[in-house]
RNA sequence: GGACUGGUAGCUUAGUAUGGAUGAGCGGCGGGCUUUUAACCCGAAGGUCGGGGGUUCGAAUCCCCUCCAGUCCG
Numbered sequence: 001g002g003a004c005u006g007g008u009a010g011c012u013u014a015g016u017a018u019g020g021a022u023g024a025g026c027g028g029c030g031g032g033c034u035u036u037u038a039a040c041c042c043g044a045a046g047g048u049c050g051g052g053g054g055u056u057c058g059a060a061u062c063c064c065c066u067c068c069a070g071u072c073c074g
Base pairs, nucleotide, nucleotide: 001073002072003071004070005069006068007067010026011025012024013023020057029043030042031041032040050066051065052064053063054062
């Protein structure tokens, strides 16, 4: 230098093919239960979907550029 894979909540990740409300588990918070803690149950919060731009009525998803990590090639 080239090719490919990944980047989504504090952590682990689904969703991307075929555009249409961003979900789950764990964690944290509040409550219930309990003498108390844990476990269990309920609830709400938490997301510039790595960044920028474009297409579109509408983008995590499609296109372009770019950053980071990894693998391979030279």